[in-house]
Molecule: SAM riboswitch aptamer (S box leader)
Organism: uncultured Lawsonibacter sp.
RNA sequence: CUUAUCAAGAGAGGUGGAGGGAACGGCCCAAUGAAGCCCGGCAACCUGCGCGUUGAGCGCAAGGUGCCAAAUCCGGCGGUAGUGUAUCGAAAGAUGAG
Numbered sequence: 001c002u003u004a005u006c007a008a009g010a011g012a013g014g015u016g017g018a019g020g021g022a023a024c025g026g027c028c029c030a031a032u033g034a035a036g037c038c039c040g041g042c043a044a045c046c047u048g049c050g051c052g053u054u055g056a057g058c059g060c061a062a063g064g065u066g067c068c069a070a071a072u073c074c075g076g077c078g079g080u081a082g083u084g085u086a087u088c089g090a091a092a093g094a095u096g097a098g
């Protein structure tokens, strides 16, 4: 940079001690214990196997990643409408594959 996905799912465990939710603005979570690490779990993008096969697709597994408060927690730019709101889409971000 390209492309797919982002409303589901996942522990009242151990350790650890104050922070965390990308950044900014909000709003939240946290000593009834944050981050990190270990164990555990979820999912099934890549992968393996089987079926099928022009192709697509389906099933099983779980080796490589990923993930386990809140929709990617919400907003920031734009469209529409019944316009202190609702909704759709961008941007930005995250993850996989290339």
Base pairs, nucleotide, nucleotide: 001098002097003096004095005094006093011039013038014037015036019029020028021027024075025074026073040068041067042066045064046063047061048060049059050058051057072092077089078088079087080086081085